Notes:
A computed fold for a 718-nucleotide part of an RNA from Actinomycetospora succinea, annotated as large-subunit ribosomal RNA, domain II.
Context: one part of a larger RNA
RNA sequence: GCCUGCGAGUUAGUGGUACGUGGCGAGGUUAACCCGUGUGGGGUAGCCGUAGCGAAAGCGAGUCCGAACAGGGCGAUCUCGAGUCGCGUGCUCUAGACCCGAAGCGGGGUGAUCUACCCAUGGCCAGGGUGAAGCGCCGGUAAGACGGCGUGGAGGCCCGAACCCACCAGGGUUGAAAACCUGGGGGAUGAGCUGUGGGUAGGGGUGAAAGGCCAAUCAAACUCCGUGAUAGCUGGUUCUCCCCGAAAUGCAUUUAGGUGCAGCGUCGCGUGUUACUCACCGGAGGUAGAGCACUGGUUGGCCUAGGGGGCCUACAAGCUUACUGAAGUCAGCCAAACUCCGAAUGCCGGUGAGCUCGAGCGCGGCAGUGAGACGGCGGGCGAUAAGGUUCGUCGUCGAGAGGGAAACAGCCCAGAUCGCCGGCUAAGGCCCCUAAGCGUGCGCUAAGUGGGAAAGGAUGUGGGAUCGCCCAGACAACCAGGAGGUUGGCUUAGAAGCAGCCAUCCUUGAAAGAGUGCGUAAUAGCUCACUGGUCAAGUGGUCCUGCGCCGACAAUGUAGCGGGGCUCAAGCGCACCGCCGAAGCCGCGGCAACACCACGGACACUGUCUUCAACUUUGGUUGUUGGCUGGUGGUGGUGUUGGGUAGGGGAGCGUCAUGCGGGCGGUGAAGCGGCGGAGUGAUCCAGCCGUGGAGCCCGUGUGAGUGAGAAUGCAGGC
Numbered sequence: 001g002c003c004u005g006c007g008a009g010u011u012a013g014u015g016g017u018a019c020g021u022g023g024c025g026a027g028g029u030u031a032a033c034c035c036g037u038g039u040g041g042g043g044u045a046g047c048c049g050u051a052g053c054g055a056a057a058g059c060g061a062g063u064c065c066g067a068a069c070a071g072g073g074c075g076a077u078c079u080c081g082a083g084u085c086g087c088g089u090g091c092u093c094u095a096g097a098c099c100c101g102a103a104g105c106g107g108g109g110u111g112a113u114c115u116a117c118c119c120a121u122g123g124c125c126a127g128g129g130u131g132a133a134g135c136g137c138c139g140g141u142a143a144g145a146c147g148g149c150g151u152g153g154a155g156g157c158c159c160g161a162a163c164c165c166a167c168c169a170g171g172g173u174u175g176a177a178a179a180c181c182u183g184g185g186g187g188a189u190g191a192g193c194u195g196u197g198g199g200u201a202g203g204g205g206u207g208a209a210a211g212g213c214c215a216a217u218c219a220a221a222c223u224c225c226g227u228g229a230u231a232g233c234u235g236g237u238u239c240u241c242c243c244c245g246a247a248a249u250g251c252a253u254u255u256a257g258g259u260g261c262a263g264c265g266u267c268g269c270g271u272g273u274u275a276c277u278c279a280c281c282g283g284a285g286g287u288a289g290a291g292c293a294c295u296g297g298u299u300g301g302c303c304u305a306g307g308g309g310g311c312c313u314a315c316a317a318g319c320u321u322a323c324u325g326a327a328g329u330c331a332g333c334c335a336a337a338c339u340c341c342g343a344a345u346g347c348c349g350g351u352g353a354g355c356u357c358g359a360g361c362g363c364g365g366c367a368g369u370g371a372g373a374c375g376g377c378g379g380g381c382g383a384u385a386a387g388g389u390u391c392g393u394c395g396u397c398g399a400g401a402g403g404g405a406a407a408c409a410g411c412c413c414a415g416a417u418c419g420c421c422g423g424c425u426a427a428g429g430c431c432c433c434u435a436a437g438c439g440u441g442c443g444c445u446a447a448g449u450g451g452g453a454a455a456g457g458a459u460g461u462g463g464g465a466u467c468g469c470c471c472a473g474a475c476a477a478c479c480a481g482g483a484g485g486u487u488g489g490c491u492u493a494g495a496a497g498c499a500g501c502c503a504u505c506c507u508u509g510a511a512a513g514a515g516u517g518c519g520u521a522a523u524a525g526c527u528c529a530c531u532g533g534u535c536a537a538g539u540g541g542u543c544c545u546g547c548g549c550c551g552a553c554a555a556u557g558u559a560g561c562g563g564g565g566c567u568c569a570a571g572c573g574c575a576c577c578g579c580c581g582a583a584g585c586c587g588c589g590g591c592a593a594c595a596c597c598a599c600g601g602a603c604a605c606u607g608u609c610u611u612c613a614a615c616u617u618u619g620g621u622u623g624u625u626g627g628c629u630g631g632u633g634g635u636g637g638u639g640u641u642g643g644g645u646a647g648g649g650g651a652g653c654g655u656c657a658u659g660c661g662g663g664c665g666g667u668g669a670a671g672c673g674g675c676g677g678a679g680u681g682a683u684c685c686a687g688c689c690g691u692g693g694a695g696c697c698c699g700u701g702u703g704a705g706u707g708a709g710a711a712u713g714c715a716g717g718c
Base pairs, nucleotide, nucleotide: 001718002717003716004715005714006713011095012094013093015092016091017090018089019088020087021086022085023084024083027048028047029046033042034041035040052059053058062074063073064072065071098236099235101233105226106225107224108223109222110221116200117199118198119197120196121195122194123193124192125190127159128158129157130155134151135150136149137148138147139146163187164186165185167184168183169182170181171180202218204214205213206212239652240651241650242649243648244647249262250261251260252259253258263369264368265366266365267364268363269362270361271360274359276354277353278352279351280350281349282348283347289341290339291338295335296334297333298332299331300330301329302328306324307323308321309320310319311318372397373396374395375394376393377392378391379390380389381388402413403412404411417590418589419588420587422586423585424584428580429579430578431564432563433562437577439576440575441574442573443572444571450566456550457549460547461546462545463544464543465542466541467540468539469538477534478533479532480531481530483507484506485505488502489501490500513528517526518525591642592641593640594639595638596637597636598635599634603633604632605631606630607628608627609626612623613622614621615620653707655704656703657702658701659700660699661698662697663696664695671691672690673689674688675687676685677684678683
C1' cells in the first nucleotide's frame, strides 16, 4: 500500500416541549403494592386540567399596588372553554450522551539487578624512570649552619600495558549495534579502578551541579485506580430518490476561529394580494454639481489705518518712501466637518393597473450561518500603492455545470429534470490548426503598428479650419546690387555694422540695418536682411483631428498575437449581407412536483342530511337504507416548475431478530459460480446448469449491536 472483517446520534427518566396517531373527555390517569400461568384483574394515595391575582398572609370573577368607592397591572366577561393518559417521531435537559484523541491532576502501590551518592567487606594496578625527607660517612665550624658522596625510596611525580575514560577524525546512520567499529587521544599509587552484600523513593532521593541520574522513560519515575478526566480544538461519522434552500450581517460577550438574541432557510397552521413592479399624485431631504451670501482659506491690483526706514526736529508736529500692511474695494480661485443655491437616483405615503408569484404577514417545530472572495460604482485609510484595508450599493463565485476570455472560482454570455446522429440564437467568432466569409463597399496604417508603457521629442502620413505671399511673377535656385555722411557717440591699447554702453538719424536710390551670422589684434574679407533680373506656378505660417515613429535594457529558448502565418490585410475605422456558435430557446418523446379543470362508472376512509330498527339516563349511542357536496387516494387533460453546499421536509430500498397469515425444501433450503432480464435509484427477479448439503421465502406488523472509503482508524492476511 491493497484486500477482508470490525468501526461513530444510543439508552434511561410516571423529565420538558412540539407534531403525528389512538383511548376517554370536564374530565383524564394510576404509582408503589396485591392476586393471578397469563398479554389479565385489582389498587384512587398522587399528578395534570376545570380561575385568577398577589412576594406572601390571603381574597376570589376578580385580585394586586393604594387612604381611596382614584388610576393602573394581570385576569374574567364575548358562551368563542379542552384536556388528559398511552404509543411514535423531531428537538431539548440530566447522565461519558455521536466516535476516537491530549499534555496533565489526585490516590494506593512497585522499583537503586541500570544509574547517583553512602556504608560494610574483599580484589586489582606489567615494566621502566625521577630520586624528597630521614640516616651514614667525609669536608666544614668554637659548636652549628652549610657543602659533598653514599644510603634511602617520598610523590593527587614522569613514561607506559592491563584497567578506567571518551578529546579528534573516518566509518556506521532502514547500523553488526535503540550510542557501535577503526586509528590516534587522556588517567594509570589515586579525589584510582573494581567484585559481593547493604542503605537512601517520587515534590521524594542522589547529584565535584549537566536540571544530571533514579531499569533504553525524568523541569517530577513506573503501575493500577478516580477515568469513558476535560478538550469553545483537529479528524471521522456508513443505503437511495424527490421538493425547497441559506449565511459569512447587526447588537452583546474575560469576546474576537466560541456563544446568546435578531437577520436570512425549511416544515406545519392561520390570514388571503396586505408583497413586488410600473404609471400618476403628494411628500421629507441638502448629496453630485455649482456658488462665495455666511464660516474659513487664497492670488493680483486699487486704496489706505497702523508699523518700519529716510528727511526734518527742543517738544509736539510735519514731509517722504520700488519696505511691510489690517480693514475696505475690484478681479480670479478653494473647502468632508462652508452654503445664497441645488439635481438625477433612492426613500415614505396615496390611487390605479399589471403580476398569482415556492409573493407578503402572523404563530409554532427544526436548523445552519455569524473566517467570506473578487468585480463595477460611491467614499474613508494608504502613496488618487498593493491579489492592501474598511464601509455603502449591485453582481458573480461561495453553493453554478455549459459557451467565450489560448490555459484562468469571482470577468463576458447563459442558470444543467432525462433522451434525440433535429432546428434557432447569445457572448465570441468565420485564412490553416478549428465549426463558420482569403464576404461586400469606402477609407486609414507601412510601424509586423496591430501583438505591452509615460513625460517628452520629430518637415512620418491622411482629413479639416484659418491667416499670409503670388502671372502687376510669389517660394526655391542662379546672376547682379547690398551704397554715402560714418571708423555714429562713448568706452578702449584698439572698438571701424559685428567685446560692452548710449543713440539708432539723414542722404542717394530699384534696394541696402548706425547692421543677421562667420571672421580680424583692429581693419580687411565672406554672408544675411532688403532690391533688380532669369525662370515659371503655386508657396509659407498657425490651429484642430485620424493612424503611425522615437523614447523602449535581464537573466533555460523565439517568449508582450495560443501557434502557423497575415500588408488594397487574416491590422484599424465606418456601413452592410450571410454563416458558425451553449446543457440558453424551439421541436418530438419520457419522469417527477405543484396548481387548476373534468370524471362519480367501481372502491376505501371521512364529513353532513335522511329512512328504519334496537337501546335510552330523552342529551344521544349503535347498526342500517338512500342521497349530497367537500376532502384524500385514483384516472384523464391543461399550465407552471424541477443547478445546488450548510440545512429543513417527504417517499422509499436493503440487513438481522420476532408476532400473525401463507408458501417452498434430501425428487436438494440458504450461500457461491455461469448465462439473462426489470426498476429513476437504493435494489430486485423467472428459468437452466454447476457447486453446496439444511434450512429458506412472500405478505403484514413490531424491534434494532441495521448499510463503510476515508478517522496518520482497529485486527488479520498478502

Its Rfam family is "Bacterial large subunit ribosomal RNA". Its family is annotated with ribosome and structural constituent of ribosome in the Gene Ontology. RNAcentral holds the full RNA, with entries from ENA.